[in-house]
Molecule: RNase P RNA; transfer RNA
Organism: Candidatus Zixiibacteriota bacterium
This record gives sequence, C1' cells and structure tokens, in this order.
RNA sequence: GGAAGAGGAAACACGGUCGCGCUUUAGUAUGAGUACGUAAAGUGAGGAAAGUCCGAGCUCUCAGAGCCGGGGUGCCCGGUAACGCCGGGGCGGAGUAAUCCGACGGAAAGUGCCGCAGAAAACAAACAGCCAAACCGACGGCCGUAUGGCCGGCGGCGGCAAUGGUGAAAACGAGGUGUAAGAGACCCCGCCCGUGCCUGGUAACAGGUGCGGGGGUAAACCCCACCCGGAGCAAGGUCAAAUAGGGGAAGAGGGACCGGCUCGUCCCGUUCGAUUCCCGGGUAGACCGCAUGGAACCGGCAGGUAACUGCCCGGUCAAGAUAAAUGACCGUGACCGCUGAUGGCGGGACAGAACUCGGCUUAUAUUCCUCUUUCUGGC
RNA sequence: CGGGGCGUAGCGCAGCCUGGUAGCGCACUUGGUUCGGGACUAAGGAGUCGCUGGUUCAAAUCCAGUCGCCCCGA
Repeated sequence: GGAAGAGGAAACACGGUCGCGCUUUAGUAUGAGUACGUAAAGUGAGGAAAGUCCGAGCUCUCAGAGCCGGGGUGCCCGGUAACGCCGGGGCGGAGUAAUCCGACGGAAAGUGCCGCAGAAAACAAACAGCCAAACCGACGGCCGUAUGGCCGGCGGCGGCAAUGGUGAAAACGAGGUGUAAGAGACCCCGCCCGUGCCUGGUAACAGGUGCGGGGGUAAACCCCACCCGGAGCAAGGUCAAAUAGGGGAAGAGGGACCGGCUCGUCCCGUUCGAUUCCCGGGUAGACCGCAUGGAACCGGCAGGUAACUGCCCGGUCAAGAUAAAUGACCGUGACCGCUGAUGGCGGGACAGAACUCGGCUUAUAUUCCUCUUUCUGGC
Repeated sequence: CGGGGCGUAGCGCAGCCUGGUAGCGCACUUGGUUCGGGACUAAGGAGUCGCUGGUUCAAAUCCAGUCGCCCCGA
C1' cells in the first nucleotide's frame, strides 16, 4: 500500500428572519369558571421514534391444588425484573486466516412418508445372474429278458445376495478368512449410533476402554424436558350535563272508588294524577392515569474472561397531544460530486413520538475512529 | 390495541392441509367453417406461484423474515 473481518461514533455546525405545539409568568376580557390571531421566558423526535415479533412494568379481571387440552422454547453454563435477548464455552459447517453461520433434544417408544427410475425404498425381497448334495420331471447314452439300474447335460424344487444397472438414498467402507456359491457369517483396520466404566471438565463434551448395533425424514404426526390464567391506557379511576327511564316526598278549586252522616259544590280514607323538589345509575364532556426520580442515563473506580453488577464517587432530569406542533428561507463555514478550478453549480438518506421500559428484526445518503487477519513491496 | 385472511398466465379462480406432473374458465394466436362477421370447431402460446433466506434428495405447498392489499372486534 492492496484485499478482507470485527466493533463503535456522527446523523451537518453557527448566526439571523418568519412561523407552529406545549409549559410558566404577565397582560387583556369576564361577576366567576374560563378564554385570547397579546407579550416575555423556557422547551420541542430517533438510531431506528418503524414493524408490533418477543419479554416486562402498570391496571382490571379470574383463580384451592393438580391433570387433560392449547401455545411456546429446545447443546451446556452464566447474566437479567424477564425473554424466543445477551455473554462465554462445546459440537457441526464455511474460510488460508481474522472471523462468520447453525430451529443444535429424541429415528433404539410408536405411527406415517420416501414421486419417477429401479429387481427391490425397508420385520426385506429376488429381475438378470451364481451354486454343491438330495429329491422330482422329460430327453439322450450304456447295462439288463423285464419292472428297472447307472451316467450325462437340461428344467423344476432348493441355496445365495458378491456382481449389474437405477436413484438423493440400496441394508456400514476396503482387505482377508470362509464356502457348492456367497454374505458383518467371521477376523484386522476404519466410520457412525446406543450404552457401562475410567480420566479431564461445574456441564455440554473430549480422550481411552468393554458390550450391543448399523437407511433417511420430527421446519410429518409424535415422545421427552421446561415455561405460559385472561385482557389490555379505548386498561382503569375521579367529577359529572341536557333528554328519556327508575326511586322518594309534596301535591290543585282535579278524576275514580269504599265507608260515614246532618244526604251536600259535605267529611274521612284509598287510588290516579298535571306540576314542583330531592335521590340514584349509566352516557356526552372534563380531569387523573401521563411526562417522569427510575429495573433511568453518562463518566470514574471496584468485582467478573465477558454479558453484567455495585446502590461506592461525580454529573444529568429531556417533547407530548385532539388523528393534527416539532418547519421554511437567508448568510458564513465544514463534507461529498461535477466543472471552464484562489472560482462556479449541485447534493445530504431512512424515516417521524402518542402509557412506559428491556430486546429482536427491518430501512438508511455520507463521513470518521479503533482493533484483527492476509497478500505484496521497501528498509 | 387485538384478531383473521389473501397475493398463482392479461382477468377471475383451483392446486397448498397430506411436499415430487403447475391446472380450469374467459381473453389471445393460427387453421377450418361462412359471400363476410359472430357463434361453432381443431391446434397452440403465455406463469420470477409477491420478495429474500432456510429445512428437505426435492418447496407454489413446510418454517422464518419482509412487502403490499382486504376484513373483523374493542
């Protein structure tokens, strides 16, 4: 210097003008609640605010416990409030390496599936093929008077699965022994799986050794272990109109009925009842929840390989709604690109809070920093 | 905030659950029929199965992520 890999930071800066949301104070209006195109001060998006994919806080609700059902997670150890997140380790894979990737429990619990091709796709079978004896059959030869006997090859019955081709995959791989022919049938070596023991390790696992075994597929059903009650800020709470219902009280010189007598425009009682008042529930609406003192953030120190922790020291307190605010322009400077180059022109992504946190995932112009690997050159 | 579904040829749909050949109707192209057109008839073409990755021998189908659209509930 080139090519890679890992981690992190910034997300234009400063000034001016105009404008918007929120808060506070003042002013103005009003009897008050309150309102304001008023003034001043303060404050106003992100690394992902996003997707809403996980995990929590918080709230209401349900709940004796357990099981079934349903959903999720899935090597080991640790971190955390918790997690499907993070760190370290193991194993497998990619790469020369740094490093990266992995839904990584179980196929020896059971069930299912493996198209086409091929003989056969799974407690093996037998298409071509190979094969000794015995047995059966027809044929030929020889012997015998004859039932028949002997010999020969052929076919059947029977034995075998090495060889052949097919396929993603063919019943562990190669060699030897063995046999009529053969085969993990047996032997040495090797691969993989299960399991017992020994050594190391907290463990996953690794190494050694004995025994048993030898298709794949669980992102097919399933089995095993562990976790999960439900709903969500439109949760939930407080205050509380108008109208119409509900409950109660009063109630006319009103209506109806029973009774009484002095028989009436009478009295007493019950009931209906315009109207008035009170109470209660839910709705509209307003406020709280909710705007930050916390699983908070930054730096230091300490512990730990690290994730992380401490409640040790110092510092910070930062928008918020109504679905709606958070912007535009000018100047100077920085960065990048083009160019006719002390200049000119152009450009700045992805995207935008809505109860709040911890993660993951996805989008993203451009610039910078640190570390690591490898190649090449020079000294 | 919570839940469900869809994306396959120009258009409308099946196939996906239970993985192996992508199919149906209309439309389109060519020929026949007709004096000509329509209808009819014979043949044919056309699909990144929304996109990316994974599982598998093999993916439209199974799984994860992502993009777009639609519906329902509070």